[in-house]
């Protein structure tokens, strides 16, 4: 450097729950909780996925539909920083 133990120390925390907060929603935050994680630390750059407030289009209307500038880093790729140290 790579790699990742049925190693040690420490870390994170899915689903779900809440007499809690934010948001139009997706979702996020806080507390509880552990399915998992060696980057499940950080960055929305590329792809994917979710949402559709605003805007466009159709409609007499109800409504339908398209759209990210919103969300996701625990979907993948990429970038970047980093704890520990057996074997090969």
């Nucleotide at each position: 450097a790579c790699c990742g133990a049925a190693a040690a120390a420490g870390g994170c925390a899915a689903a779900c729950c809440u007499g809690g907060g934010c948001g139009a929603a997706a979702g996020c935050c806080a507390g509880g909780g552990a399915c998992g994680c060696a980057a499940a630390g950080c960055c929305a750059a590329g792809g994917g996925u979710c949402u559709a407030a605003g805007g466009g289009c159709a409609g007499a209307g109800a409504u339908g539909u398209c759209u990210a500038u919103g969300a996701u880093a625990g979907c993948c790729u990429g970038g970047u920083u980093g704890c520990c140290g057996a074997a090969a």
c-di-GMP-I-GGC riboswitch aptamer from a Syntrophomonadaceae bacterium, 88 nucleotides, folded computationally. The source organism's lineage runs through Bacteria, Bacillati, Clostridia, Eubacteriales and Syntrophomonadaceae.